[in-house]
RNA sequence: GUCCCCAUCGUCUAGCGGCCUAGGACAUCGGCCUUUCGAGCCGUCGGCGCCGGUUCAAACCCGGCUGGGGACG
Numbered sequence: 001g002u003c004c005c006c007a008u009c010g011u012c013u014a015g016c017g018g019c020c021u022a023g024g025a026c027a028u029c030g031g032c033c034u035u036u037c038g039a040g041c042c043g044u045c046g047g048c049g050c051c052g053g054u055u056c057a058a059a060c061c062c063g064g065c066u067g068g069g070g071a072c073g
Stems, first nucleotide, its partner, number of pairs: 001072007010026004018056001029043004049065005
């Protein structure tokens, strides 16, 4: 330098154009329970890497950028 793959809550992950105000698990925080802790139960918090495009409608399709991984030279 060329090409390929990936990017979603603190972490892991679902999503396959409209049913999504983005769901789940763990974690955090609060409550219930318990003599206390833990466990269990209930609730809370928190996210689509960035910029543009396509579309009536984009986390999802397209382009660029950024970052990560890989192949070739």
Annotation: Predicted 3D model of a 73-nucleotide RNA (transfer RNA) from a Candidatus Omnitrophota bacterium. Lineage of the source: Bacteria > Pseudomonadati > Candidatus Omnitrophota. RNAcentral holds the sequence, with entries from ENA. The coordinates come from a structure-prediction model, not an experiment, and the mean pLDDT is 81. Its Rfam family is "tRNA". Rfam classes the family as a transfer RNA. Gene Ontology term of the family: triplet codon-amino acid adaptor activity.